Guanidine-I riboswitch aptamer from Leptolyngbya boryana NIES-2135, 106 nucleotides, folded computationally. Lineage of the source: Bacteria > Bacillati > Cyanobacteriota > Leptolyngbyales > Leptolyngbya boryana. RNAcentral holds the sequence, with entries from Rfam. Rfam family: Guanidine-I riboswitch aptamer. Rfam links the family to the GO term regulation of gene expression. Its mean pLDDT, the model's own confidence on a scale to 100, is 81. The model forms 88% of the base pairs in the Rfam consensus.
RNA sequence: AUUUAUCGCUUCUAGGGUUCCGAUUCAGCACGAAUGUCUGGUCCAAGAGAAGCAAACUGUUUCGGAUUUCCGAGCAGUCACACGGAAGGAUAAAAGCCUGGGAGAG
Numbered sequence: 001a002u003u004u005a006u007c008g009c010u011u012c013u014a015g016g017g018u019u020c021c022g023a024u025u026c027a028g029c030a031c032g033a034a035u036g037u038c039u040g041g042u043c044c045a046a047g048a049g050a051a052g053c054a055a056a057c058u059g060u061u062u063c064g065g066a067u068u069u070c071c072g073a074g075c076a077g078u079c080a081c082a083c084g085g086a087a088g089g090a091u092a093a094a095a096g097c098c099u100g101g102g103a104g105a106g
Stems, first nucleotide, its partner, number of pairs: 008053005015044002020041002022038001023035004056078005062073004081101001083104001088098002
């Protein structure tokens, strides 16, 4: 320097705001209005957070089918490392969401 791979999903959390619920205040016949510097529920949510599932790879003196070492299932193992802006975007709005394992740094 080049090539290939380091994947994905679910649930939850750090965190996030305010569409809905609730709360508080105002108004009050009814219907409503304001507030997220309102603890909360719904909601969003991590590449570098957690758990689980699954894929992939390796092995197998487990089983079935093939027949020249192959296919499928089961079981076991591996599944690493990771400093990181600003600006912008979506949603009601915002964010460790997306841009982005980016720019950059080492």